[in-house]
RNA sequence: UAUAUGUGCAUGCCGAAUUUCUCUUAAAGAAAACGGGGGAACCAUUUUUGGGGUGAAUCCGCCAAAGGCGGUAGGGAUUAUCCUUUGUCCGAACCCGACAGCUAACCUCGCAGGCAUAUAGAAAGGAGUG
Numbered sequence: 001u002a003u004a005u006g007u008g009c010a011u012g013c014c015g016a017a018u019u020u021c022u023c024u025u026a027a028a029g030a031a032a033a034c035g036g037g038g039g040a041a042c043c044a045u046u047u048u049u050g051g052g053g054u055g056a057a058u059c060c061g062c063c064a065a066a067g068g069c070g071g072u073a074g075g076g077a078u079u080a081u082c083c084u085u086u087g088u089c090c091g092a093a094c095c096c097g098a099c100a101g102c103u104a105a106c107c108u109c110g111c112a113g114g115c116a117u118a119u120a121g122a123a124a125g126g127a128g129u130g
Stems, first nucleotide, its partner, number of pairs: 011116004018032005034110005043101001048098001050099001051096004059071005074090003083121002086118001
C1' cells in the first nucleotide's frame, strides 16, 4: 500500500416492514404512519381440468428426467427529484386447504428478511466572485 474477515457507528439500496409512548437492562405491551386479507346491494362469474393469496417474478423452447441452458411479460439501481441515452441486474420463494369475484358499513392481520453505491445529457435550485 492492497486484499479478505470480524465488530461498532454512519450513509444508502430492495421491500409495506418505520417512528413514538409506557414499563424497564432488554423483552413485552400500546399508538400513529405504511401495507395486506375477509366482507352487502348492483354488476359479473361457472366450481377434479380443483380453486385461491402475498410478490416484479408470468409464459415459451431445448436437453429422456432430476436439474440445467436460452429467451420472455414484468421489475430494480444514478447519494434531492423528473425525463431521456447507453449499458447492467432480477425475472424467486412461500402460504390457504375444498374455500374466498367486485364490494359501503364492519371485522382482521403484518410491520420481516436480505444487501452495498452504473454512464452521459437536459432542466431546476443553492453558494461564491465580478
Molecule: c-di-AMP riboswitch aptamer (ydaO/yuaA leader)
Organism: Propionispora vibrioides